[in-house]
Context: one part of a larger RNA
RNA sequence: GGAUGAACGCUGGCGGCGUGCCUAACACAUGCAAGUCGAACGGUCCGCAAGGACAGUGGCGCACGGGUGAGGAACACGUAGCUGACCUGCCUCAAGGCGCGGGAUAACGGUUCGAAAGGACUGCUAAUACCGCAUAAGCUCACAGGGAUUAGAAGCUAGUGAGAAAAGGGGAAACCCACCAUGAGAGGGGGCUGCGACCCAUCAGGUAGUUGGUAAGGUAACGGCUUACCAAGCCGACGACGGGUAACGGGUCUGAGAGGAUGAUCCGUCACACUGGGACUGAGACACGGCCCAGACUCCUACGGGAGGCAGCAGUGAGGAAUAUUGCACAAUGGGGGAAACCCUGAUGCAGCGACGCCGCGUGGGUGAAGAAGGUCUUCGGAUCGUAAAACCCUUUUCUGCGUGACGAGAGAGGACGGUAGCGCAGGAAUAAGCCUCGGCUAACUACGUGCCAGCAGCCGCGGUAAAACGUAGGAGGCGAGCGUUAUCC
Numbered sequence: 001g002g003a004u005g006a007a008c009g010c011u012g013g014c015g016g017c018g019u020g021c022c023u024a025a026c027a028c029a030u031g032c033a034a035g036u037c038g039a040a041c042g043g044u045c046c047g048c049a050a051g052g053a054c055a056g057u058g059g060c061g062c063a064c065g066g067g068u069g070a071g072g073a074a075c076a077c078g079u080a081g082c083u084g085a086c087c088u089g090c091c092u093c094a095a096g097g098c099g100c101g102g103g104a105u106a107a108c109g110g111u112u113c114g115a116a117a118g119g120a121c122u123g124c125u126a127a128u129a130c131c132g133c134a135u136a137a138g139c140u141c142a143c144a145g146g147g148a149u150u151a152g153a154a155g156c157u158a159g160u161g162a163g164a165a166a167a168g169g170g171g172a173a174a175c176c177c178a179c180c181a182u183g184a185g186a187g188g189g190g191g192c193u194g195c196g197a198c199c200c201a202u203c204a205g206g207u208a209g210u211u212g213g214u215a216a217g218g219u220a221a222c223g224g225c226u227u228a229c230c231a232a233g234c235c236g237a238c239g240a241c242g243g244g245u246a247a248c249g250g251g252u253c254u255g256a257g258a259g260g261a262u263g264a265u266c267c268g269u270c271a272c273a274c275u276g277g278g279a280c281u282g283a284g285a286c287a288c289g290g291c292c293c294a295g296a297c298u299c300c301u302a303c304g305g306g307a308g309g310c311a312g313c314a315g316u317g318a319g320g321a322a323u324a325u326u327g328c329a330c331a332a333u334g335g336g337g338g339a340a341a342c343c344c345u346g347a348u349g350c351a352g353c354g355a356c357g358c359c360g361c362g363u364g365g366g367u368g369a370a371g372a373a374g375g376u377c378u379u380c381g382g383a384u385c386g387u388a389a390a391a392c393c394c395u396u397u398u399c400u401g402c403g404u405g406a407c408g409a410g411a412g413a414g415g416a417c418g419g420u421a422g423c424g425c426a427g428g429a430a431u432a433a434g435c436c437u438c439g440g441c442u443a444a445c446u447a448c449g450u451g452c453c454a455g456c457a458g459c460c461g462c463g464g465u466a467a468a469a470c471g472u473a474g475g476a477g478g479c480g481a482g483c484g485u486u487a488u489c490c
Base pairs, nucleotide, nucleotide: 001490002489003488004487006486007485008484009483010482013361014360015359016358017357018356019354020353021319026317027316028315030314031313032312035060036059037058040057041056043054044053045052046051067272068271069270077196078195079194080193081192082191083190086189087188088187091185092184093183094182096180097179099133100132101131102130108123109122110121111120112119113118139163140162141161142160143159145157146156168177169176170175198244199243200242205235206234207233210232211231212230213229214228215227216226217225247269248268249267250266251262252261253260254259274295275294276293277292278291297308298307299306300305325351327350328349329348333347334345335344336343337342364394365393366392367391374385375384376383377382399427400426401425402424403423404422408417434479435478436477437476438475439460440459441458445474446473447472448471449470455462456461
């Protein structure tokens, strides 16, 4: 000098765009943050009907989006590859199929237990819920064949046998939307590998599922992933093992660069969701606003037993030098459901608060010497503040009032922001300047007060009676809606 998610002191007019718990991954009152479909199904209620509302069964979604950085030194991340060892709901394309039956169960009714949360028994009923049979090009499995590749074959190709599907709804119809099996694609994901990236050797030896094999199990899939048996290996000064610290990257700051530092906001990835463990459902989770168990904590209780999880958005307490509204809207963009109308969406779009940052604008312009008054200094002549003020003329960015008034909405209608931005008219210099410094480094000097006191200070150092270094005043210098200080990085 540059930089900051800053804080503190003094000061503070406006706008645009950004940005705002870095500390206690501390505890949380309250509200909201994930629903939707009646065109899957039976029912209840309202209605004359058309139609509508509702809980339940069923479907899809809730694995996205949003938050946080505790843990983790690891294939977690980055990069380049491999997967002949794999999965993939919704979507697209291709070519097929959708035949015949069955038994239940919620809702509802009855009885009943409990303070509640919530159950129990019994009777009835439907489906795109569940089950059986049929069919099977292709699919899966077994067997044997072929040719290539390969370390090897599970890949490719043709054959025989066995096995496994389905659901309907809307419409007057055309047809549309669903459903089943298959192939391909797109996008998404799992796994493996090379290389890269912190500190300590005052951590030097570490390791028993450990290293390899055989067999089996398990998985979507390879694999000590797991188990049994067999062998005795495997890693290590090219730093194993141990300890400490840390989310990683794109980037960001600085620097001529090399490098150093850093990882807020935005984007990609990972991990976590009161703490620890576990699985269920599902295409996908070992699942933030799902379930079970244990623990700590809080709350309710009729003492038998129950309920809860803001590291979602606001908000509260606490901690702290310190960090915002319990706002508006789904109008736009995007997401979920739905055939659609539409519903939901604290994602998002906006508004509010904070000079926290960057950028822009303003606090007036011209004329004006009697160099006024006044302040300060003075060698008492004067010098300086100083064209500065006053005064006269002008302008209206801002400001105030009135009026008008959008784009954002790609056929029409529809705008939270917003009566906002912008525009027009009127008024009146009106509403708007501070902060730090002035011994040298370093730009800017005098007077008075003080007298090694009070104090200053980044370093050198000032102050003990004329202090340009302390305090005040006048003047000056610097920056300016900011200016200084502190902290940290280069």

Small-subunit ribosomal RNA, 5' domain from an uncultured bacterium, 490 nucleotides, folded computationally.